[in-house]
This is a predicted structure of a 492-nucleotide part of an RNA (small-subunit ribosomal RNA, 5' domain) from a metagenome. Its Rfam family is "Bacterial small subunit ribosomal RNA".
Context: one part of a larger RNA
RNA sequence: GGACGAACGCUGGCGGCGCGCCUAAAACAUGCAAGUCGAACGAGGUCUUCGGACCUAGUGGCGAACGGCGGAGUAACACAUAAGUAACCUGCCCUGAAGUCGGGGAUAUACAGAGGAAACUCUGGGCAAUACCCGAUGUGGCUCUUGGAAGGCAUCUUCCGAGAAUUAAACGGUUUUUCGCUUCAGGAGGGGCUUAUGACACAUCAGCUAGUCGGUGGGGUAACGGCCUACCAAGGCGACGACGUGUAGGGGGUCUGAGAGGAUGAUCCCCCCGAGUGGGACUGAGACACGGCCCACACACCUACGGGUGGCAGCAGUUGGGAAUCUUGCACAAUGGGGGAAACCCUGAUGCAGCGACGCCGCGUGGAGGACGAAGGCCUUAGGGUCGUAAACUCCUUUUGCACGGAAAGACUUAGGACGGUACCGUGCGAAUAAGCCCCGGCUAACUACGUGCCAGCAGCCGCGGUAAGACGUAGGGGGCAAGCGUUGUCC
Repeated sequence: GGACGAACGCUGGCGGCGCGCCUAAAACAUGCAAGUCGAACGAGGUCUUCGGACCUAGUGGCGAACGGCGGAGUAACACAUAAGUAACCUGCCCUGAAGUCGGGGAUAUACAGAGGAAACUCUGGGCAAUACCCGAUGUGGCUCUUGGAAGGCAUCUUCCGAGAAUUAAACGGUUUUUCGCUUCAGGAGGGGCUUAUGACACAUCAGCUAGUCGGUGGGGUAACGGCCUACCAAGGCGACGACGUGUAGGGGGUCUGAGAGGAUGAUCCCCCCGAGUGGGACUGAGACACGGCCCACACACCUACGGGUGGCAGCAGUUGGGAAUCUUGCACAAUGGGGGAAACCCUGAUGCAGCGACGCCGCGUGGAGGACGAAGGCCUUAGGGUCGUAAACUCCUUUUGCACGGAAAGACUUAGGACGGUACCGUGCGAAUAAGCCCCGGCUAACUACGUGCCAGCAGCCGCGGUAAGACGUAGGGGGCAAGCGUUGUCC
């Protein structure tokens, strides 16, 4: 000198765009943050012009694994880059091929009864489906046996056949269009796994290791694999730093620097990890699942003492901690997401508004003229000098401000705009509503007077102050920056 998610002191006019708990991954009152489909299903209810329309607790489907938040853990294939998968999966979407046949038994809500303070639960009979089950068919798929061809990378892969076993579905919904269901093949996008390289401090951590290293059989997984298990064998890693301890999410980037490098990982984007703490599985294409389930623990709440309920590291907000960090706002109008055939519904994602000079950028606080150089302040050699064209005064302007009127784009596709009566435009008023902070001994731009008297104080370093202090305090003057200016902290 530059930089900052900053804080503190003094000061403070406006706008645009950003940013805003770095500390206690501490605890949370309240509201909202994930629903939707009646064109899958029965049932109940409201209205009825008896044609029908509407609402919904439940069954069922899809979604809830996305989006949003945080960085505790993690030194690891977690991340980055480059590869591999002859070892894999993939709902919705797209393309292509084939099909959608015949039956059956239950059950929730509701009803009746019972228990309970509640949360809720139990019993009985009874009804439906695109819920569940059985059978048929087999283009195909899968498994086994077998013939041939081609290729590769060791295990192998692909293609053309033959035989055997096995394996689907919802003549469902709407009727104006169509939306669905099942099997197979391919694609797109998404993921799993593997490998090489890279990336931290300590050697005052030097040896570490029993599922440990490898093999065989088996199990398990979508899949390879000690991933797990039985047996066999004795290996495996390590000064090219194993093991241990400490610290830490990684990257794109950001800051600085001529660069090399150093430091850093807020906001935005990608990946990973977490959801009071620890463990576990269920459902599902996908989770070992923030606003799902079960168990344990800690904490908190309700209770009729028998028993129950909860999880803001979602958006606001509260308490606490702290030098320190915001509104319990508006809207789904746009973009995007979920559901739906659609209308539409939901969306604290998002779009906006509010608060904060926290940052960057822009604008303003007036312009021109105006000397016999007013008054006043300060200094003075008492002559004068200086503040100073500064003020007054004259003329002008109206950014900003205030008042009134008009008024968008963002919306396609015709209606629909939270922002918003906002931006912007027009008219009027009137210089009006708007300047501070730090410094002036040297480094370092800027000097005098008074007060004080090693006191009070200053200070980044050198150092000032003990009676004429340009260094303390005040005043006048001056210098620097300016809606900011200084100080502190951290990095280069």